The prediction has a mean pLDDT of 81. The RNA shown here (transfer RNA) has 72 nucleotides and comes from a Candidatus Daviesbacteria bacterium. It matches the Rfam family "tRNA".
RNA sequence: GUGGUCGUAGCUCAAUGGCAGAGCAUCAGUUUGUGGAACUGAGGGUUGCGGGUUCGAUUCCCGUCGAUCACC
Numbered sequence: 001g002u003g004g005u006c007g008u009a010g011c012u013c014a015a016u017g018g019c020a021g022a023g024c025a026u027c028a029g030u031u032u033g034u035g036g037a038a039c040u041g042a043g044g045g046u047u048g049c050g051g052g053u054u055c056g057a058u059u060c061c062c063g064u065c066g067a068u069c070a071c072c
Base pairs, nucleotide, nucleotide: 001071002070003069004068005067006066007065010024011023012022013021018055026042027041028040029039030038048064049063050062051061052060
């Protein structure tokens, strides 16, 4: 340089055009002599960035940035 894959919560990952979710973590409560474990609940998101299509975009299209794989 060319082509492919990936980018979503603090971390690991879902969501094939129709309310953005789960587990772990964090915080609060219950329980316990204390801690841990368990249980209940809560907070946390510009879906990498900028545009386009659409009534509606994490999803489709274009550009761009980053990571990774292959080829040269």
The source organism's lineage runs through Bacteria, Bacteria candidate phyla and Candidatus Daviesiibacteriota.